Description
A computed fold for a 72-nucleotide RNA from Bathytyphlops marionae, annotated as transfer RNA. The prediction has a mean pLDDT of 80. Its Rfam family is "tRNA". Rfam links the family to the GO term triplet codon-amino acid adaptor activity. RNAcentral holds the sequence, with entries from ENA. A source record names the gene trnT.
[in-house]
RNA sequence: GCCCUAGUAGCUCAGUAUCAGAGCGUCGGUCUUGUAAUCCGAAUGUCGAGGGUUCAACUCCCCCCUAGUGCU
Numbered sequence: 001g002c003c004c005u006a007g008u009a010g011c012u013c014a015g016u017a018u019c020a021g022a023g024c025g026u027c028g029g030u031c032u033u034g035u036a037a038u039c040c041g042a043a044u045g046u047c048g049a050g051g052g053u054u055c056a057a058c059u060c061c062c063c064c065c066u067a068g069u070g071c072u
Stems, first nucleotide, its partner, number of pairs: 001071002004068004010024004026042004048064001050062003
């Protein structure tokens, strides 16, 4: 330098156009002599940045950034 993959909650990830979600974690409550576990509830996102298409974009298109595999 070229190709490809990935970027979504604190972490791991789902979501291929029509309401942004799950598990774990955190916080509060329940329970217990106490802790853990169980159960109930709550909070948390510029969907990497910018632009375009569309009635509508995490999703499609362009460009940029970051990380990684491969080739040279």